Overview: The prediction has a mean pLDDT of 88. The RNA shown here (c-di-GMP-I riboswitch aptamer) has 91 nucleotides and comes from Desulfuromonas sp. The model forms 95% of the base pairs in the Rfam consensus. The source organism's lineage runs through Bacteria, Pseudomonadati, Thermodesulfobacteriota, Desulfuromonadaceae and Desulfuromonas.

RNA sequence: CUCCGAUACUGGCAAAGCCGGAGAAAUCCGGUGACGCAAAGCCACGGGUCCUCGGUCAUCGAAAGAUGGCACGGAUCGCCGGGUUGCCGAA
Numbered sequence: 001c002u003c004c005g006a007u008a009c010u011g012g013c014a015a016a017g018c019c020g021g022a023g024a025a026a027u028c029c030g031g032u033g034a035c036g037c038a039a040a041g042c043c044a045c046g047g048g049u050c051c052u053c054g055g056u057c058a059u060c061g062a063a064a065g066a067u068g069g070c071a072c073g074g075a076u077c078g079c080c081g082g083g084u085u086g087c088c089g090a091a
Base pairs, nucleotide, nucleotide: 004089005088012037013036017032018031019030020029021028022027035078041084042083043082045081046080047079048076049075050074051073055070056069057068058067059066060065
């Protein structure tokens, strides 16, 4: 240094819930709280999953509106893969 991950060491992050806020929504941010995590640090590059205000098409309808499809867009890295950076040092 690489691989690897211990009943090791220093620590780190923080699920759900609750409170407040943003958003059409998925979800995110802050506080609280710990389910867990050896990258549960970071990046939407590939796959998966989730959302649908608005756009468009179709169907039902007197209309309002409702439902579905498509395109664009958005979200999730604590879904997986990949990339990248990093603490410690037993076997």